[in-house]
């Protein structure tokens, strides 16, 4: 310098022939119950508007561009 995958809740991570219950799961945390406390257990909440900025559309995480950011190939 060219090209490829990725970037969704604190974690790891689904979700892409664009739709109307697609914003969601397991873990973590809160808060009730249990117990002398704690752990397990059961039940019940709180959290992101999807790396950032734009475009396309009646509509976008999902398409397209451009920067940022990891990983990887090429030279």
């Nucleotide at each position: 310098g060219c090209c490829c995958u990725c970037g969704u809740a604190g974690c790891u991570c689904a979700g892409u022939c664009g739709g109307a219950u697609c914003a969601g799961a397991g873990c973590a945390c809160g808060g009730u119950c249990c117990u002398c406390c704690g752990a397990c257990g059961a039940c019940c909440g709180g959290g992101g508007u999807c790396g950032c900025a734009g475009g396309u559309u009646c509509a976008a995480g999902u398409c397209c561009u451009g920067c940022c950011g990891a990983g990887g190939g090429c030279a």
Transfer RNA from a Jatrophihabitantaceae bacterium, 75 nucleotides, folded computationally. Its Rfam family is "tRNA". Rfam's curators write: Transfer RNA (tRNA) molecules are approximately 80 nucleotides in length. Rfam links the family to the GO term triplet codon-amino acid adaptor activity. Lineage of the source: Bacteria > Bacillati > Actinomycetota > Jatrophihabitantales > Jatrophihabitantaceae. The prediction has a mean pLDDT of 83.